[in-house]
Context: one part of a larger RNA
RNA sequence: CCUGCGGCUAGACGGAAAGACCCCGGGAGCUUUACUAUAGUUAGAUAUUGGGUUUUGGUUUUGGAUGCGUAGCGUAGAGGGGAGACUUUGAGUCCUGCCUUUCGGGGCAGGAGGAGUCGCCAAUGAAACACCCUCCUUUCAAAAUCUUAAUUCUAACCCCGCAUUAGGCGGGAGGACAGUGUCUAACGGGUAGUUUAAGUGGGGCACUUACCUCCUAAAAAGUAAUGGAGGCGUUUAAAGGUCAGCUAACUCCGGAUGGAAAUCGGAGCGAUAGGGCAAAGCCGCAAGCUGGCUUUACUGCAAGGCGGAUAAGCCGCGCAGUUGGGAAACCAGAACUUAGUGAACCGACCCUUGAUUUUAGAAUCGGGGGAGAUUAUCAGAUAAAAGUUACCCCGGGGAUAACAGGCUGGUAGAGCCCGAGAGUUCACAUCAACGGCUCUGUUCGGCACCUCGAUGUCGGCUCAACGCAUCCUGGGGGUGGAGCCGCUCCCAAGGGUUUGGCUGUUCGCCAAUUAAAGCGUUACGCGAGCUGGGUUCAAACCGUCGUGAGACAGGUUGGUCCCUAUCUACCGCAGG
Numbered sequence: 001c002c003u004g005c006g007g008c009u010a011g012a013c014g015g016a017a018a019g020a021c022c023c024c025g026g027g028a029g030c031u032u033u034a035c036u037a038u039a040g041u042u043a044g045a046u047a048u049u050g051g052g053u054u055u056u057g058g059u060u061u062u063g064g065a066u067g068c069g070u071a072g073c074g075u076a077g078a079g080g081g082g083a084g085a086c087u088u089u090g091a092g093u094c095c096u097g098c099c100u101u102u103c104g105g106g107g108c109a110g111g112a113g114g115a116g117u118c119g120c121c122a123a124u125g126a127a128a129c130a131c132c133c134u135c136c137u138u139u140c141a142a143a144a145u146c147u148u149a150a151u152u153c154u155a156a157c158c159c160c161g162c163a164u165u166a167g168g169c170g171g172g173a174g175g176a177c178a179g180u181g182u183c184u185a186a187c188g189g190g191u192a193g194u195u196u197a198a199g200u201g202g203g204g205c206a207c208u209u210a211c212c213u214c215c216u217a218a219a220a221a222g223u224a225a226u227g228g229a230g231g232c233g234u235u236u237a238a239a240g241g242u243c244a245g246c247u248a249a250c251u252c253c254g255g256a257u258g259g260a261a262a263u264c265g266g267a268g269c270g271a272u273a274g275g276g277c278a279a280a281g282c283c284g285c286a287a288g289c290u291g292g293c294u295u296u297a298c299u300g301c302a303a304g305g306c307g308g309a310u311a312a313g314c315c316g317c318g319c320a321g322u323u324g325g326g327a328a329a330c331c332a333g334a335a336c337u338u339a340g341u342g343a344a345c346c347g348a349c350c351c352u353u354g355a356u357u358u359u360a361g362a363a364u365c366g367g368g369g370g371a372g373a374u375u376a377u378c379a380g381a382u383a384a385a386a387g388u389u390a391c392c393c394c395g396g397g398g399a400u401a402a403c404a405g406g407c408u409g410g411u412a413g414a415g416c417c418c419g420a421g422a423g424u425u426c427a428c429a430u431c432a433a434c435g436g437c438u439c440u441g442u443u444c445g446g447c448a449c450c451u452c453g454a455u456g457u458c459g460g461c462u463c464a465a466c467g468c469a470u471c472c473u474g475g476g477g478g479u480g481g482a483g484c485c486g487c488u489c490c491c492a493a494g495g496g497u498u499u500g501g502c503u504g505u506u507c508g509c510c511a512a513u514u515a516a517a518g519c520g521u522u523a524c525g526c527g528a529g530c531u532g533g534g535u536u537c538a539a540a541c542c543g544u545c546g547u548g549a550g551a552c553a554g555g556u557u558g559g560u561c562c563c564u565a566u567c568u569a570c571c572g573c574a575g576g
Base pairs, nucleotide, nucleotide: 001576002575003574004573005572006571007570010568011567012566014563015562022397023396024395025394026393027392028389029388030387031386034194035193036192037191038190040187041186042185043184044183045182046181047180048179050153051152052151053150054149057146058145059144060143061142062141063140064139065138067136077135078134079133080132081131084118085117086116093112094111095110096109097108098107099106100105157174159172160171161169162168197209198208199207206226211231212230213229214228215227233378234276235335236334240294241293242292243291244290245289246288250268251267252266253265254264274283275282277340279338280337281336298321299320300319301318304315305314306313310379323332324331325330346372349369350368351367352366354365355364356363357362404451405449406447407446408445410444412440413439414438415437416436417435421431422430458533459531460530461529463525464522465521466520467519468518471496472495473494474491475490476489477488478487479486498512499511500510501509502508539557540556541555542554543552544551545550
């Protein structure tokens, strides 16, 4: 060196299981004051469902009563006819009873009695309840009808009993209720189907989502980011049109009240002012300020362009009609400009020589307009929508997080420079502010580059290997080194670097030692070597949050750790 055998498990990002964590897409379980349905419940109407009595209210009819401003014999409802009407079939008057009342009276019934009473006439806007007809206000009685409520009956209906292969019987208890059908309304996670946005230096939380202005934007246009700053979801009948006129702001000086600042005069300066509101651009015989007259804040069109993926959006010569201003030329189809907004569908309402149904009335549709959107997730999924899952499932992703690695090195650790200062004096024995420059890759981070068809995660045990920025031991320089102890720096990695108590702990604190009880790296070394106390499934309790299902880098108890070694490496043995 080759071959074989026996071991061991560091590696083959070893085997096993298309990662269960995370995200994306889909599903399912569960919850509820998510949405929409629905079983069911309740109530009403109606059919099955009928007869009486009483009662509330309304309408109609019949009969009776009723009606007071002032003047006036007086309780004059309105209108018409009207010169007579009533009366021995009992007038005036008186008595009794009842009704009504505005307390004056009026009406009805009975009795006594036995012949008159009222009108026309005077007063009044209107003349007689003398008489007749019609009507009104209020009210009484009766009837019809509708209605409210109560009660009652028995014959539908229902229950019980006796017979039951007969479909009957009689009796009892209920009773037009109940039950059942249909319609309507309310309640209704009992049940069901679904929804519950996206962007996002992982996701969640927060924030944002359309439009306007500026910067970023690299001197045409355009140009991104959870880049830096701000606005808008309107307003104005003048703040529009036209014609004519005018020029601000500030500073200084002077001037009663009067002041820093009101109004007045002068000078300087020159747009710093103003333009309804954000910003930018722009504006001086104006686009600012003031006045006169007005409504073009018009109708029908439109050459030609800007813009843009599209759809939108924007500008507009000129023509016709009709107006306003101006002497006229001319200007005017809103506003100095750029924000002040919403596609389709539906559509109240208005107009309509159109259509269908229709006897008429009417209804519906079509055509022309058109109010109504925080459709604000603003190119707008539906008319209509929230959560939870650690009981979870599927398809995917290293397109995307947690571990480890990588890049970086803000943070961290270490070194150097400067040297204010402390050190009695003296920057540099020692310490060192404010700053500056590096190194390391050990902290916390940033990025998201391999890995989600799996790279097992803290600590302990076992076994370690390496670095040196050295804890001890060794050799030196300086000292604010007398000595003994020290402090600091340089060289040095050969060897060494303890045992206990508490805690799952690493760490840390404590106790006792030691020459010393070093710091790191090795997938925060090491689970195909062990453990499984912690974290991090399913169970359960507490606190807090949540209506709830449930949740919590809050606590607590419990909770399956698989692999027979092919290759490399390593430790032995044997043979060639």
Large-subunit ribosomal RNA, domain V from a Candidatus Peregrinibacteria bacterium, 576 nucleotides, folded computationally.
Its Rfam family is "Bacterial large subunit ribosomal RNA".
The RNAcentral record of the full RNA draws on ENA.
The organism belongs to Candidatus Peregrinibacteriota, within Bacteria.
The coordinates come from a structure-prediction model, not an experiment, and the mean pLDDT is 82.